The RNA shown here (SAM riboswitch aptamer (S box leader)) has 113 nucleotides and comes from Planococcus rifietoensis. Its mean pLDDT, the model's own confidence on a scale to 100, is 81. NCBI's taxonomy places the organism under Bacteria, Bacillati, Bacillota, Caryophanales, Planococcus.
RNA sequence: UUCUUAUCCAGAGAAAUCGAGGGACAGGCCCUAUGACGUUUCGGCAGCAGAUUCGCAAAUCAGCGAAAACUGUGCUAAUUCCUGCAAAUGCUUCGGCAUUUGGAAGAUGAGAA
Numbered sequence: 001u002u003c004u005u006a007u008c009c010a011g012a013g014a015a016a017u018c019g020a021g022g023g024a025c026a027g028g029c030c031c032u033a034u035g036a037c038g039u040u041u042c043g044g045c046a047g048c049a050g051a052u053u054c055g056c057a058a059a060u061c062a063g064c065g066a067a068a069a070c071u072g073u074g075c076u077a078a079u080u081c082c083u084g085c086a087a088a089u090g091c092u093u094c095g096g097c098a099u100u101u102g103g104a105a106g107a108u109g110a111g112a113a
Base pairs, nucleotide, nucleotide: 001113002112003111004110005109006108007107008106013042014041015040016039017038021031022030023029025084026083027082028081043076044075045074047073048072049071050070052067053066054065055064056063080105085102086101087100088099089098090097091096
């Protein structure tokens, strides 16, 4: 980097430094000199995988639930900030709008090449 698969309405910020952009992309909307983004330090959260402990079930193979935060990762403005494509339903000034469902894209974990 590509492929497969699971999840994405929960949760969790201070300081230092830097100095103008950032929220993936487009539109919207928002954050930002009361200092964003990035980096560092110290915290925090508990999603995924593993280990541990407890309970259930089972009977030695695998499973379900919980705890804790040990290991590897991840996350710590706004639902992935909202929408993007399609369908259904409702409304309509016929331009569209709203809701729901599915999808796409993206992010993260695990596995594989």